[in-house]
RNA sequence: GCGAUUGGAACGGGAGAACCGGCAAGCUGCCGGUGCCGAAGGAGCAACCGCCCCGGAAACUCUCAGGCGCAAGGACCGCUCCGAUCAU
Numbered sequence: 001g002c003g004a005u006u007g008g009a010a011c012g013g014g015a016g017a018a019c020c021g022g023c024a025a026g027c028u029g030c031c032g033g034u035g036c037c038g039a040a041g042g043a044g045c046a047a048c049c050g051c052c053c054c055g056g057a058a059a060c061u062c063u064c065a066g067g068c069g070c071a072a073g074g075a076c077c078g079c080u081c082c083g084a085u086c087a088u
Stems, first nucleotide, its partner, number of pairs: 001088001003086007011078003018034006035068003041064001042062003048056003
């Protein structure tokens, strides 16, 4: 220097899901009732994996949290940069 894995940051892309009533006429807000969504986070089971006493494990499942106009957020993906580890 190149490659692989991984943590972080910036930029770009990024889904799903409501209605009724009341008060207001505030970025369209607040309150109540019921319903709904899954891709922050969290939890559960498990294929599978391991150093196999036990542990790690999903985009599956549950919806505690979060969300259901815009905005914000958003798993994940792309690209660039800054580190760490391994190998050459």

Glycine riboswitch aptamer from Pelagivirga sediminicola, 88 nucleotides, folded computationally. Its Rfam family is "Glycine riboswitch aptamer". Its family is annotated with glycine biosynthetic process in the Gene Ontology.